[in-house]
Context: one part of a larger RNA
RNA sequence: GGCGUAUGGGGGAUGCCUAGGCUCUCAGAGGCGAAGAAGGACGUGAUAAGCUGCGAAAAGCUACGGGGAGGAGCACAUAUCCAUUAUAUCCGUAGAUAUCCGAAUGGGGCAACCCAAUACAUUGAAGAUGUAUUACUCCGAUAGGAGGGCAAACCCGCUGAACUGAAACAUCUAAGUAGGCGGAGGAGAAGAAAACAAAAGUGAUUCCGUAAGUAGUGGCGAGCGAACGCGGAUUAGCCCAAACCAAUGUUGUUACGGCAAUAUUGGGGUUGUAGGACCACGACAUUUCUUGCGGAUUGAACUAGAAUUACCUGGAAAGGUAAACGAAACAAGGUGAUAGUCCUGUAUAGGUAAGAGAAGAUAAGGAUAGUGGUAUCCUGAGUAGGGCGGGGCACGUGAAACCCUGUCUGAAUUUGGCGGGACCAUCCGCUAAGGCUAAAUACUCCUGAGAGACCGAUAGUGAACCAGUACCGUGAGGGAAAGGUGAAAAGAACCGUGAAUAACGGAGUGAAAUAGAUCCUGAAACCAUACGCUUACAAGCGGUCGGAGCCUUUAGGGGUGACGGCGUGCCUUUUGCAUAAUGAGCCUACGAGUUACCGUUGCUGGCAAGGAUAAGCAUUUAAGAUGUGGAUCCGUAGCGAAAGCGAGUCUGAAUAGGGCGCAUAGUCAGUAGUGGUAGACGCGAAACCGUGUGAUCUACCCAUGGGCAGGAUGAAGCUGUGGUAACACAUAGUGGAGGUCCGAACCGGUUGACGUUGAAAAGUCUUCGGAUGACCUGUGGGUAGGGGUGAAAGGCCAAUCAAACUCGGAAAUAGCUCGUACUCCCCGAAAUGCAUUUAGGUGCAGCGUUAUAUCAAGUUAUAUAGAGGUAGAGCUACUGAUUGGAUGCGGGGGCUUCACCGCCUACCAAUUCCUGACAAACUCCGAAUGCUAUAUAAUGGUGAAUAACAGUGAGGGCAUGGGUGCUAAGGUCCAUGUCCGAGAGGGAAAGAACCCAGACCAUCAGCUAAGGUCCCCAAAUGUAUGCUAAGUUGAAAAAACGAGGUUUGUCUGCCCAGACAGCUAGGAUGUUGGCUUGGAAGCAGCCAUUCAUUUAAAGAGUGCGUAACAGCUCACUAGUCGAGCGGACGAGCAUGGAUAAUAAUCGGGCAUAAGUAUACUACCGAAGCUAUGGAUUUGUAUGAAAAUACAAGUGGUAGGGGAGCAUUCUAACAGGGUUGAAGGUGUGUUGUAAAGCAUGCUGGACUAGUUAGAAAAGAAAAUGUAGGCAUAAGUAACGAUAAUGUGGGCGAGAAACCCACACACCGAAAAACUAAGGUUUCCGCAGCUAUGCUAAUCAGCUGCGGGUUAGUCGGGUCCUAAGGCGCACCCGAAAGGGGAAGUCGAUGGCCAACGGGUUAAUAUUCCCGUACUACUUAUAAUUGUGAUGGGGUGACACAGUGGUGAAAGUACCGCGAACUGACGGAAUAGUUCGUUGAAGGUUGUAGCUAUACGUUUUAUAGGCAAAUCCGUAAAAUGUGGCAAAGACUGAUAGUACUCGGAGUCUUCGGACAAAGAGAUAGUGUACCUAAAGGCUGUCAAGAAAAACCUCUAAACUUAGAUUAUAAGUACCCGUACCGUAAACCGACACAGGUAGUUGAGGAGAGAAUCCUAAGGUGCUC
Repeated sequence: GGCGUAUGGGGGAUGCCUAGGCUCUCAGAGGCGAAGAAGGACGUGAUAAGCUGCGAAAAGCUACGGGGAGGAGCACAUAUCCAUUAUAUCCGUAGAUAUCCGAAUGGGGCAACCCAAUACAUUGAAGAUGUAUUACUCCGAUAGGAGGGCAAACCCGCUGAACUGAAACAUCUAAGUAGGCGGAGGAGAAGAAAACAAAAGUGAUUCCGUAAGUAGUGGCGAGCGAACGCGGAUUAGCCCAAACCAAUGUUGUUACGGCAAUAUUGGGGUUGUAGGACCACGACAUUUCUUGCGGAUUGAACUAGAAUUACCUGGAAAGGUAAACGAAACAAGGUGAUAGUCCUGUAUAGGUAAGAGAAGAUAAGGAUAGUGGUAUCCUGAGUAGGGCGGGGCACGUGAAACCCUGUCUGAAUUUGGCGGGACCAUCCGCUAAGGCUAAAUACUCCUGAGAGACCGAUAGUGAACCAGUACCGUGAGGGAAAGGUGAAAAGAACCGUGAAUAACGGAGUGAAAUAGAUCCUGAAACCAUACGCUUACAAGCGGUCGGAGCCUUUAGGGGUGACGGCGUGCCUUUUGCAUAAUGAGCCUACGAGUUACCGUUGCUGGCAAGGAUAAGCAUUUAAGAUGUGGAUCCGUAGCGAAAGCGAGUCUGAAUAGGGCGCAUAGUCAGUAGUGGUAGACGCGAAACCGUGUGAUCUACCCAUGGGCAGGAUGAAGCUGUGGUAACACAUAGUGGAGGUCCGAACCGGUUGACGUUGAAAAGUCUUCGGAUGACCUGUGGGUAGGGGUGAAAGGCCAAUCAAACUCGGAAAUAGCUCGUACUCCCCGAAAUGCAUUUAGGUGCAGCGUUAUAUCAAGUUAUAUAGAGGUAGAGCUACUGAUUGGAUGCGGGGGCUUCACCGCCUACCAAUUCCUGACAAACUCCGAAUGCUAUAUAAUGGUGAAUAACAGUGAGGGCAUGGGUGCUAAGGUCCAUGUCCGAGAGGGAAAGAACCCAGACCAUCAGCUAAGGUCCCCAAAUGUAUGCUAAGUUGAAAAAACGAGGUUUGUCUGCCCAGACAGCUAGGAUGUUGGCUUGGAAGCAGCCAUUCAUUUAAAGAGUGCGUAACAGCUCACUAGUCGAGCGGACGAGCAUGGAUAAUAAUCGGGCAUAAGUAUACUACCGAAGCUAUGGAUUUGUAUGAAAAUACAAGUGGUAGGGGAGCAUUCUAACAGGGUUGAAGGUGUGUUGUAAAGCAUGCUGGACUAGUUAGAAAAGAAAAUGUAGGCAUAAGUAACGAUAAUGUGGGCGAGAAACCCACACACCGAAAAACUAAGGUUUCCGCAGCUAUGCUAAUCAGCUGCGGGUUAGUCGGGUCCUAAGGCGCACCCGAAAGGGGAAGUCGAUGGCCAACGGGUUAAUAUUCCCGUACUACUUAUAAUUGUGAUGGGGUGACACAGUGGUGAAAGUACCGCGAACUGACGGAAUAGUUCGUUGAAGGUUGUAGCUAUACGUUUUAUAGGCAAAUCCGUAAAAUGUGGCAAAGACUGAUAGUACUCGGAGUCUUCGGACAAAGAGAUAGUGUACCUAAAGGCUGUCAAGAAAAACCUCUAAACUUAGAUUAUAAGUACCCGUACCGUAAACCGACACAGGUAGUUGAGGAGAGAAUCCUAAGGUGCUC
């Protein structure tokens, strides 16, 4: 380390529970709000953070009623109270109070805040306070009333998408849906026929059933889809306008009598059988409504409410046993386990306030009616209708009626008009152009009572719990996790260890503490500890088969497992996966074919030529059931386009033929399979559309502010000099221009490196660009999604951009990918054809399964008979192609005297002949096989049909026949077969398909196949005869070609007359043959009668060799030797050819094979066959069944069929359980499996069985969801490399805390102030569990307490800019969009306080001192005052530049104090520190300015009226005007210093030192510049309003104004702290970002850079 057992930790599954949900039923209610809602903010308690309640009368007040002993909510505790027999708490009803915001309403505004006016009151006034009123719109003469806003669905109207479907898409669909907007009510809408219908009738509307998926409509596609009629629910009808009459007002007219017109009001009147007015007649009825009376009844809290004991077990009885009792009450809940009789209740009975309210009679008021006549009048006008364009109707423009209307037109008048689906006629129905109307119907934010074959904490609401919370986001918006001690807190007194209030050990409580607060049960992953066996030469998908040994408390058992055999996980997807193709770290829980309706088929059941009801209604034990209900549907008759006929009919001339029918079975319900419509098995897009939210980032723009060290260059202009006739020009100065130069801040982002799970979701270091400009930047605003903005990159619009974000349509769609959960049994495919905007999809066919009834159709073999044109073959048999030769028509070329004739030919070449040979699209021929038919035999889950359900339509290898390709491919396309696919087993080392062989299960039985038999490794070191020498071959493939390898066969030659090989000898002569040649002599080359001679034999020469000869050889011959020696062609096995990257036939081995060939024998060898036993399917037989016998089967993916197991709930029956249920964890045992049973321990309250039923009904995988736990790993890292060290202190503990001393770092900052933003982080005490990247005694942490003081600072009570809002007004379906006036709105204008002291924490705020501003009153003096109007002023750019000149700093001098010197004294010298001082008041200097600034007078067509003001004009006249500083005062203050010495520490030497007291020293000089004002230049020409001054108008003149003095008054908000950062924005105590002010010294041009001061810090390992 492995396995096992035990005990724990961890974790929170499981079981049980339910306080909360979900879905409904029956009732109620269906709104709240200017009498201030919904919803909030802030308060409110003795202590009080949260929730709840309440509102300054604040967990409450008053009255009435109920109730009756304890109370002061959740919520403990302490304190303090209330109450105890009728005034507690509590419950009900009615009141009171009810801050601020919010429609929000006096005005404003950044919701919960600010600021007003009027009246009254308090005070003498100012100021302040209290109460009331004060918005807008509409109605109304006033008085007064109404509206507004909120709220879940339902309803009506206006407006109105897209995804999607159509397998694309445009009409169409989705859909008038989603969404937006307006409006109403408890309902809404509709509604009393200008309606339907059809020869018969109905009689407003609405809703349900049916008609009916019918008629229709429709790229006649996808789809859409009525009505009439019938059955029901509920029922209800009316009123105006007009005609006519009258009154009143006005107008016109008049013969003044009237008449007419018009307006208002009253009467009248309301319809189709036309009615009414009018005329005539008649009558006062009937019905009904409202209000009052009346009061049955109902109605809150509430009251009464039956009946049990004992024993046993137990912690506890309600359990068990025994004996009782009640029941108009056995619903339910609780009580220490399961209770009719213990408690609350329940049945039943009772009870009343407000309120509601039936019957009833009566009073008042209101509404309502008849008959006849028919001359005249009335009966809804820019209407009906029409044209054009649209929309709605089921109906898409169609033949298109009907309804609505944007536009243009435009009737009739009851003898009229409209409709009946174009239109016309007849007929019928109705009476438009005005209005009201209950019920039946829809819905549920809410209240009460109940229900559930609904959930039970990953479920059920997002939310069982302080949840729309925490948290995220600028915002719209998004959005969690989290239940359980026990019967009762009896919640662990006390002791010990410990620094400890941590933790642990004892003790105690309790039935139980392994129920101890992280608390019921307590699984798994994971982490440990103890013990048993085993493990350090071993190669391993970790199991399985065999098994030695060891251990063991039960032993025929359990644990371990040396050694040996075999053995490449699971899923998915694929032709094919161990694959190095996908998915999973592990465990637990959750997680996917469901439901509704409509079809269709099977089964089961009811009834049957019939079957069934639907809505509704009635009853009832009430979501149920029963009865009723016959509308309607299906069937009972078909045929035809139809008229129509009918067991027939249509076609047709037909009585023919043919088509479709007839010779009957349906229907309803349940259930299963499957289809359709719906999200339709689950998860998954990119996208499209709609309403909104965003310009705190960023782009551009608007308004108003701010910033840019320092240095350099030297334009124009001007001046001087020279020069010119005059210019020009030159030169020297002056001058200070510039999208000028160098370079900090600032802005940017060129290079390189680092960083890349960062310090940082874009940075750091280095380097670099711009840096007075088209510059940078703050604050406040504007532009918004097919839109903005863009010096343009498709850039940017909140870390998102070729169309933002959020929510919704929405479960969009996905021919695509992935996943899809228990068992067994039977059968079992396909990867093909045709078609396809089709090729990875689909339809039909093919192939599978199941059922049904029937036929004997199927297959194989043999025989016989056929059709045929393939293989082959053939081609003087066609078509075509074709080798060689012969012949040579014809042609070309040449010759020939022009021509003709002719001749020639190494040319081309027809025909014919000979010869050879070819063809998928040649055939004179022509098989085998296959196909068809017949006969016979065998066979069988075989074939065919119908119905239902599929899957498949990517195939692949091998063999054979072909196409293609290279007669390449593990290529590709066909055909036939086979296997893999979907097939295990044996063999081929290993291998999907090659060989053998098809696995129901078991067996330590047998026989074989392929293949094997020396060992690994089962079986022959088998037999016989050969071959091979290459380790060839036994491994994957080897070729052409080569080769005295070897074996063998056939043919042939030589040979005892002596072969072949070896050895010995010869191998000569003419001649150096001739030619050629420089030479050529056998041997460079050419020629040839290569001849001849001598010979045993010897070439005019087979090679070597020479310059040429020579030389050595060979052929040939003789001798020797003594028996075989050669050649050619085949065959077998070997051999070379033979080259790839790690050593690769398993190994050894191979002449006596274990190679190879032939033959033979034996054996081994599989899941084959057999044997024995068992299971199961189908068929047959027997049988009532159970079962038995026989036969044949039982591999299996997609897929079909059958039978079961388990889980949850329900019903019935009937059990178990505190003497211990479920659950958990072990053991044993049963079943073919899913699974079941028994039992030990744990657990502590429920639960099993049988038979049925209903399902949120079974997980290993979906980069699944949630939680928990591993791994990497005690690994990386611990966030600027500015730096720490020592001593001391507190403390349990110190690298980090405090103190001290050193050291180091920043110092245009790492210092100080301040805006935004944050919101208590500030200060003190106590603490260290968490936070702090380590520790911590420390802290920006935790707990408790404290802290922010203003007339003058900032903001408001003042002003206006951009911009916002906006009465009027304009525009627009609505919402809404603009918008003069007005009103808000600072980043600007205006505006009054300084110094010192003081706190732990505040100070221009408190205190001291000294000032100033506004207003009021009083007094005094003077006096034309007076505005929302006029005028002035306020009031403005940039650059450059000189001067004056604070503060600060430095230097120098003077002065004060302290200190220094080897010893003592004195003088002197030196060092260090200090030598300071505000606002305000008074004064008015430097400087600048002369075309400047004033003063006075006169005039006045301007300044919307006026003006004495301004402007303009004229005249006269003056030197003023602006303005820092400085001086005086403020100034008895305070610093250094002196004295002092509480107290602290101490090494005992001393050191530090608070309070208090004192007041000694310059009111110098120089350098320099902030501010202010000025000047010059330039072109781009540089806010507004108020305050302030002045003028008058109205008005007033006892007012008012001005000045002076005194007294008084002076409101609200901010104020702590951080603020280049650990407190802001960046998820962090983050190397980033963040506007403005001050910003010292030395060196230096400088704010660069280096070093330092003040001050701060050493960056939390």

The part of an RNA shown here (large-subunit ribosomal RNA, half A) has 1661 nucleotides and comes from Flavobacterium croceum DSM 17960. Lineage of the source: Bacteria > Flavobacteriia > Flavobacteriales > Flavobacterium > Flavobacterium croceum. The coordinates come from a structure-prediction model, not an experiment, and the mean pLDDT is 80.